[in-house]
Molecule: transfer RNA
Organism: Marchantia polymorpha subsp. ruderalis
Formats: sequence, C1' cells, structure tokens
RNA sequence: UUGUAGUCCAGUUGGUUAGGAUACUCGGCUCUAACCCGAGCAACCCGGGUUCAAGUCCUGACAA
Repeated sequence: UUGUAGUCCAGUUGGUUAGGAUACUCGGCUCUAACCCGAGCAACCCGGGUUCAAGUCCUGACAA
C1' cells in the first nucleotide's frame, strides 16, 4: 500500500437496487458446435468503534 461475485477491476463529500468485464447456467440463432443475441446465478476478508445511516471514516487482528 492492497483485501469487493469463480477470476480481474470500478465504486467521486458516507445515503435511495453495490456496478462492469470474463467465467458458469438456461434460452434464442445454427444441421451440430463455435461466434453472436437475451436472461439468470454470484461478492464488500474478520472483530470492535463513530453515525440516523459504513464497501467508504477510526481502531485492532489476519493475509498478500
């Protein structure tokens, strides 16, 4: 300094469904598969504190 879906990343003074790519699943397309199109699944490392409200601020631990 960093820690957010299986993987790689975003998240702007703390605020109304935590988003993108990829992977996976289903459907469409196709003679079949791939490509492509649509939909779905899936996450804030852990403990404590501040606050009406914490992924975001403070603190400790753990890991790299």